[in-house]
């Protein structure tokens, strides 16, 4: 260049075309003397970007950015 796979919360990932969620981690409460473990709670997302297919897209298609991985 070319193929191939990825891009979702701060992280590590889930997620049949029909309301986007764990787990960590962050706040707050609850318990101790007081801390660590534990419980109960909450906040936090332009699904990478722009089109485009649908009544209806994170999910389908295209194109473009970036990572990896192959290959000459």
């Nucleotide at each position: 260049g070319c193929g191939u796979g990825g891009u979702u919360a701060g992280c590590u990932c889930a997620g049949c075309g029909g309301u986007a969620g764990a787990g960590c981690a962050u706040c707050g409460c609850c318990u101790u003397c007081a801390c660590a473990c534990g419980g109960c709670g909450g906040g936090g997302g332009u699904c990478a970007u722009u089109g485009g297919u649908u009544c209806a897209a994170a999910c389908c298609c295209a194109a473009u950015a970036c990572c990896a991985c192959g290959u000459a």
Molecule: transfer RNA
Organism: Treponema saccharophilum DSM 2985